Record summary:
This is a predicted structure of a 95-nucleotide RNA (c-di-GMP-I riboswitch aptamer) from a Nitrospirota bacterium. The prediction has a mean pLDDT of 85. Lineage of the source: Bacteria > Pseudomonadati > Nitrospirota. It matches the Rfam family "c-di-GMP-I riboswitch aptamer". Rfam's curators write: GEMM was predicted in a large-scale screen for bacterial structured RNA regulatory elements.

[in-house]
């Protein structure tokens, strides 16, 4: 500097779920927990999910016109880095 996580030492995260709080939602943060992780560090650039506050359509009521609500559909400007890549920075240890 390359590469590898067989080995060795300290260490580090923290799913599922509990509880409080933001938040329409998905989900975030704190605490409590450990299924797991050798980048379960940092980052939405692609690519994938996820969710629809609102937003555009479309269906329908009403005696009739219209409009708004429920209803269906689609769309991220909201999220997920513990779903894959792609950047960027690190710790130990073998070859």
């Nucleotide at each position: 500097c390359u590469u590898u996580g067989c080995u060795c030492a300290g260490a580090g995260c923290a799913a599922a779920u509990c509880c409080g709080c933001c938040g329409a939602a998905a989900g975030g943060c704190g605490g409590g927990g450990a299924c797991g992780c050798a980048g379960a560090g940092c980052c939405c650039c692609g690519a994938g999910g996820c969710u629809a506050c609102g937003a555009a359509g479309g269906a329908g009521u009403c005696g009739a016109c219209g409009c708004c609500g429920c209803c269906c559909u689609u769309c991220a400007c909201g999220c997920c880095a513990g779903u894959c890549g792609a950047g960027c920075c690190g710790c130990c240890a073998g070859a």